[in-house]
RNA sequence: GCCCCCACGGGGAAUGGAGUCUCCCCUCAACCGCCCCUCGGGGCUGAUGACUCCUACCGGGCC
Numbered sequence: 001g002c003c004c005c006c007a008c009g010g011g012g013a014a015u016g017g018a019g020u021c022u023c024c025c026c027u028c029a030a031c032c033g034c035c036c037c038u039c040g041g042g043g044c045u046g047a048u049g050a051c052u053c054c055u056a057c058c059g060g061g062c063c
Base pairs, nucleotide, nucleotide: 009026010025011024012023013022016054017053018052019051020050021049033044034043035042036041
C1' cells in the first nucleotide's frame, strides 16, 4: 500500500416528520419512480423499503 472479515459508528432505500423492523452502502459507495416514443417529446403512480402515527395533498359523504 492492497484485499477480506469482525466490532463500533455513520449514511442510504423517487416528495416532509417520528417510532419499530428489514435491506443496502463505507465515499469513484448505497440512492436518484413507471410507461410510450419518430429520442424532439408525450402520458402517469406514490409523502412508507414495510407497518403505525402526524403534517401536507387528492377523492367522496355528513354537520
This is a predicted structure of a 63-nucleotide RNA (Fluoride riboswitch aptamer (crcB RNA motif)) from a Planctomycetota bacterium. The sequence was found by an Rfam model in a public genome assembly. The organism belongs to Planctomycetota, within Bacteria. Its Rfam family is "Fluoride riboswitch aptamer (crcB RNA motif)". On this family, see Ren et al., Nature 2012: "Fluoride ion encapsulation by Mg2+ ions and phosphates in a fluoride riboswitch".